[in-house]
Context: one part of a larger RNA
Molecule: small-subunit ribosomal RNA, central domain
Organism: Calotropis procera
This record gives sequence, structure tokens and C1' cells, in this order.
RNA sequence: UUGGGCAUAAAGCGUCUCUAGGUAGCUUUUUAAGUCCACUGUAAAAUCUCAGGACUCAACCCUGGAUUGGCAGUAGAAACUACCAAACUAGAGUACGGUAGGGGCAGAGGGAAUUUCCGGUGGAGUGGUGAAAUGCCUAGAGAUUAGAAAGAACACUAAAGGUGAAAGAACUUUGUUGGGCUGACACUAAUCCUGAGAGACAAAAGCUAGAGGAGCGAAUGAGAUUAGAUACCCCAGUAGUCCUAGCCUUAUACGAUGGAUACUAGGCGUUGUGCGUAUCAACCUGUGUAGUGCUGUAGCUAACGCGUUAAGUAUCCCACCUGGGGAGUACAUUUGCAAGAAUGAAACUA
Repeated sequence: UUGGGCAUAAAGCGUCUCUAGGUAGCUUUUUAAGUCCACUGUAAAAUCUCAGGACUCAACCCUGGAUUGGCAGUAGAAACUACCAAACUAGAGUACGGUAGGGGCAGAGGGAAUUUCCGGUGGAGUGGUGAAAUGCCUAGAGAUUAGAAAGAACACUAAAGGUGAAAGAACUUUGUUGGGCUGACACUAAUCCUGAGAGACAAAAGCUAGAGGAGCGAAUGAGAUUAGAUACCCCAGUAGUCCUAGCCUUAUACGAUGGAUACUAGGCGUUGUGCGUAUCAACCUGUGUAGUGCUGUAGCUAACGCGUUAAGUAUCCCACCUGGGGAGUACAUUUGCAAGAAUGAAACUA
């Protein structure tokens, strides 16, 4: 390399968009590049092989024959791939009518709780724990009550529920905006799928500058525990957490399962929507479609399990894997303010 794989054994890029490339509906026509058939030429000799011959035999040697794929040329075939031209509508898309949604961004508003501040009442503890102590408190704490301020998060509804490419996103409302699903009839006419490289987005932590800082809380200090306790528990508490602008680009970024299309038993839910049925209405009931769950047949699987949302049966395209450790390390390059990230070995070892 051929081949084999990729949920859990090594292996699906974190996710999406798109370029080159690869791949790709239906009908008719053209050409004959691929493809197929026939013939011709070439394919040195030696070697190999077959039949003979000659050294007494054999090896060795001599003579003759056969020989594939390949390449080139000529004449044909036209199913398939490709090309040319024309047409179609089942893939894809546009317009139109509906519809569900924590989808995104920006603005405005809200109440509960917490903490702090300032008054009133009141008068000895409070807080915390397994038990305590540090802490707070007669300079009036804790409790209760009137008022004010601040920041962060949004109880119930809430669901195996909905939405988004993923990360994610939930108080209310306004504006703006993306996508989905669905219906009927028009339109375009293969415009599809995938996608090396490239680009965009990307939790948390971290970084830079500026605002902010209630609660929580790495670091740090103190109290306990303990043989010790650089911890678990407790009292404080800085960075951070929040906002604006810009970086970083990593996660058990998981369904540990790449994307697209088609096919292959059912049963039971649930969300959106269409049609029929039913009806004052809400239900009920049958059926189609797009999701989302449970169970399960065939089949698959090493097993566990998967099972129309496949890990089944097939096709197309991409990524990745090839024993453990060394090691996601070294070196080098790219990138970053840095922390680091991306690409990524070998010696050696058992």
C1' cells in the first nucleotide's frame, strides 16, 4: 500500500459557513475521451517454459517453438461514466398565507431576599459547631420596626416540555432581527451533498484598560481538629465573580456516536402543525408531517447494548486510528501582552 476500523477497546475536528476537489435526479439527442470487441505493429538477446539435439549421463551447452500485461495504430459497438444540445419536476430554492418558541441584540420597568447606613422600641447576649473557640456586643449587639442606598440573581409557573450550529439561553415589557415547521398553488429548473485549506462563533478560568463591588469567595490571616493538618469544619477576607472595550480558544466542548440521502415490524407517550370526525366550547377519535422520549421485531454487536432519532441495510464526501510508557513531552515553526495554544517526534524502556 491492499485490507481493517473509529459509542464503551487506539480513533468523529467543540460547532457551523464556504473555496478547490470529490460525488450526484429523470427523458431524448450528439460525440466517442473512459469502457468493450477485432486486427496490425512493437515488446533486443540472454533468462523462464515446451519439444528436440550434442558432450558416455547430469549440470552446463546448442536449435526451434510458445509467452502475458503494457504501449501505439486502424476499423467498429454505444448499455454505463463523460461531453454536446434540448426538455422535465419527485432533490434544492424563491414568492405568498399561517404558526410555536428561555433563538440573538438593544432599551425601559419590577418585586422578594441579602448587606450596609440612619432613626424608634428594648436591655444581654449573639453567632457558630460533632463539641468549641476565634469573631460581634452596655461606646447598646442580636431581635423587632419606619426610612434610605447598593449590587447581583430572577421563587412559583417548570415538564422525560420548547428553542439554538454548538457553546448556550428563563422576572416583565417594547423595538429590531435570524432560523424552523406547516398549507395550498404559482415560479426557477439539478442550482444538490460533502468539504482539504480558509473564515466565523465558541462554557469556565485567565490577561489588558476603565467603571463597579451586595452576596459568594482561590490566595492570605485567625480559631479548631490532629502525632502533624500548608486540608476537610468555623470567623474574617484580596483577586475574581458583574458591566464596557479588546485578547485568550481550551473542556468529561459527551449522545464519549461526523454530515447527507434512501430503505427496513410494531406498541405506548409528548411538543408544533395540517386534514377528517365531533362540538356552544374544551375534550374524544382517525390520519399526514416535523421534532422529542420509553419499549421492542428483524438485523447488528466481543459483550453491554443499538434498534425508522440505528450502533441495521446501502451509496457519497470529509476527519481520524495502527501496542503501553517515554509524551501531547523535546526541538522547530505559527500564534498570543502573558499564561499558554496549535502542529508534533526520537533515543530509550518493559